Annotation
A computed fold for a 90-nucleotide RNA from Desulfuromonas sp., annotated as c-di-GMP-I riboswitch aptamer. Its Rfam family is "c-di-GMP-I riboswitch aptamer". Gene Ontology term of the family: cyclic-di-GMP binding. About the family: GEMM was predicted in a large-scale screen for bacterial structured RNA regulatory elements. The coordinates come from a structure-prediction model, not an experiment, and the mean pLDDT is 86.

C1' cells in the first nucleotide's frame, strides 16, 4: 500500500416515532431521540422502489381507475458504479 474488518482506540452519522417549518405529493428542513451504520460522508451515471402531471391503441375499471408509455421529480439509510475519506488487530 492492496484485500480485509475487532465485543480495539478515538471520534461522527442518526430510522421509528414526536414538536415546528417548507411541498399538491413522494420527501425534506430544524430541534428532540436512538434502530442501526467501516463510508449511514458527497454524487441521481445503470437498475429497483415511490410521488406527481399528460396519456393513442390493447387490456382492465363503475370510472383514464389500474397498466404500457412520455415529462418531471423523490430516494445516496434498495442495490451496483463513481469519487473523497479515518483507524489497524486477526
Nucleotide at each position: 500500500c492492496u484485500c480485509c474488518g475487532a465485543u480495539a482506540a478515538g471520534a461522527g452519522c442518526a430510522a421509528a416515532c414526536c414538536a415546528g417549518g417548507a411541498g399538491u405529493a413522494a420527501u425534506c428542513c430544524u430541534g428532540g431521540g436512538a434502530c442501526g451504520c467501516a463510508g449511514a460522508g458527497c454524487c441521481a451515471c445503470g437498475g429497483g422502489u415511490c410521488c406527481a402531471c399528460c396519456g393513442a391503441a390493447c387490456c382492465u375499471u363503475c370510472a383514464a381507475u389500474g397498466c404500457a408509455g412520455g415529462u418531471g421529480g423523490a430516494u445516496a439509510g434498495c442495490c451496483g458504479g463513481g469519487u473523497c475519506g479515518c483507524c489497524g488487530a486477526a